[in-house]
Context: one part of a larger RNA
RNA sequence: UGACGGGGGCCCGCACAAGCGGCGGAGCAUGUGGAUUAAUUCGAUGCAACGCGAAGAACCUUACCUGGGCUUGACAUGGACUAGAAAGCUCUAGAGAUAGAGCCUCCCUUGUGGCUGGUUCACAGGUGGUGCAUGGCUGUCGUCAGCUCGUGUCGUGAGAUGUUGGGUUAAGUCCCGCAACGAGCGCAACCCUCGUUCCAUGUUGCCAGCGGGUAAUGCCGGGGACUCAUGGGAGACUGCCGGGGUCAACUCGGAGGAAGGUGGGGAUGACGUCAAGUCAUCAUGCCCCUUAUGUCCAGGGCUUCACACAUGCUACAAUGGCCGGUACAAAGGGCUGCUAAGCCGUGAGGUGGAGCGAAUCCCAUAAAGCCGGUCUCAGUUCGGAUCGGGGUCUGCAACUCGACCCCGUGAAGUCGGAGUCGCUAGUAAUCGCAGAUCAGCAACGCUGCGGUGAAUACGUUCCCGGGCCUUGUACA
Numbered sequence: 001u002g003a004c005g006g007g008g009g010c011c012c013g014c015a016c017a018a019g020c021g022g023c024g025g026a027g028c029a030u031g032u033g034g035a036u037u038a039a040u041u042c043g044a045u046g047c048a049a050c051g052c053g054a055a056g057a058a059c060c061u062u063a064c065c066u067g068g069g070c071u072u073g074a075c076a077u078g079g080a081c082u083a084g085a086a087a088g089c090u091c092u093a094g095a096g097a098u099a100g101a102g103c104c105u106c107c108c109u110u111g112u113g114g115c116u117g118g119u120u121c122a123c124a125g126g127u128g129g130u131g132c133a134u135g136g137c138u139g140u141c142g143u144c145a146g147c148u149c150g151u152g153u154c155g156u157g158a159g160a161u162g163u164u165g166g167g168u169u170a171a172g173u174c175c176c177g178c179a180a181c182g183a184g185c186g187c188a189a190c191c192c193u194c195g196u197u198c199c200a201u202g203u204u205g206c207c208a209g210c211g212g213g214u215a216a217u218g219c220c221g222g223g224g225a226c227u228c229a230u231g232g233g234a235g236a237c238u239g240c241c242g243g244g245g246u247c248a249a250c251u252c253g254g255a256g257g258a259a260g261g262u263g264g265g266g267a268u269g270a271c272g273u274c275a276a277g278u279c280a281u282c283a284u285g286c287c288c289c290u291u292a293u294g295u296c297c298a299g300g301g302c303u304u305c306a307c308a309c310a311u312g313c314u315a316c317a318a319u320g321g322c323c324g325g326u327a328c329a330a331a332g333g334g335c336u337g338c339u340a341a342g343c344c345g346u347g348a349g350g351u352g353g354a355g356c357g358a359a360u361c362c363c364a365u366a367a368a369g370c371c372g373g374u375c376u377c378a379g380u381u382c383g384g385a386u387c388g389g390g391g392u393c394u395g396c397a398a399c400u401c402g403a404c405c406c407c408g409u410g411a412a413g414u415c416g417g418a419g420u421c422g423c424u425a426g427u428a429a430u431c432g433c434a435g436a437u438c439a440g441c442a443a444c445g446c447u448g449c450g451g452u453g454a455a456u457a458c459g460u461u462c463c464c465g466g467g468c469c470u471u472g473u474a475c476a
Stems, first nucleotide, its partner, number of pairs: 001476002003473003007470007015460002019423005026314008034305002042053002064300007073123001077122008088103006106114002108111001125289002128287003134283002136278003139274001141272001146185006152161003165176003191266004196234007206223002210221003237260001240254005303442001316416001320375007332363003337356002342351003382413001387408007429452007
């Protein structure tokens, strides 16, 4: 000087408390451990691994296993020699890779040509090892308020001071003081978005006023008022008033205002810590393989299952289930695409083909809600697992191993031990919608979007984590 303390002081955070909803019990889904296996590819392992890499494992993917093949190679560049098109189509053998046969067959600058095949040599190739050799990227403490430097001063020196102190703040934020004076990286602001308003511009958007028309609809003429869209401004600064305060920083209350003291949300992550994670995104040193640890193919596996854990979904019902009627979004996606009306089917879906490269058309009925009806507390008209049968769709192909639909079946489960998690407002809870990946889909995941919409916070003694000052130390 740090680090640590079941030392002290001050302060903060959904840290506790107050409250709401969960998890831990059940069934299922997904991930992991373990076991199993020819293989169940690899990585991630307290917080910070475990719906994680994977935003899509039937084949492919695929890295694993079994078997069948190849060896200048599936891919790149160059040299030498040599042959000619190469591709494509058909047939035969084969699980296929591949092999054989047939058909069809080039360009011109006529050459040491382009292109392709064969032989050979350099080499290719490796998701093989090492993240404790590395770059890059990332997690975490933590959006915590800290981390440092120049000069000066003090100290023999390590170092100190500044950065401590008194206030204040979300903040090393600002004020005052001070052997310090300044400065840098962080904080804040500048950026995006939501909330108010003004101006400009109105198509595909809108429809107040005028006119036309319909069973009905901005449907038509037209209009720019309004909504909205796009762009540009204004607006919030403790600016104003009052109290407190050192005539300070600031703080409390108020006015006006769409918004008030950082207005809400996002992006943004200092010096560093964990030899944290990643050699399997990529790059890369070294080591290793080179008729194999490379590469092609078929089938299988990654989907197993006594069990254990993690994260979710669905429930256990009446604030509910079922049936009928009826209302209101936002944000997205669409040409190898989204697919309307109509018709067929109980349905998944089929048929059909209008429109739309989309403020125009489509996906697309939002659901909870509201209005009626029914069920009456039961393992039930709750709950839907499991199983039987029949189908639909995608795709060479749904056996291992897809999703969905219909009929039947109807399991556990009556609110969950010790314990434990999230959340402070348009939040929790609850309800649906969309997208990426994607032929299809194991999505109940993830990322967004809107609808309805709470309760509670006395307080900081205690648990956890963190910041500053101080103290002890046999630790560095």
Record summary
This is a predicted structure of a 476-nucleotide part of an RNA (small-subunit ribosomal RNA, 3' major domain) from Lentzea sp. RNAcentral holds the full RNA, with entries from ENA and SILVA. Its mean pLDDT, the model's own confidence on a scale to 100, is 84. Rfam family: Bacterial small subunit ribosomal RNA.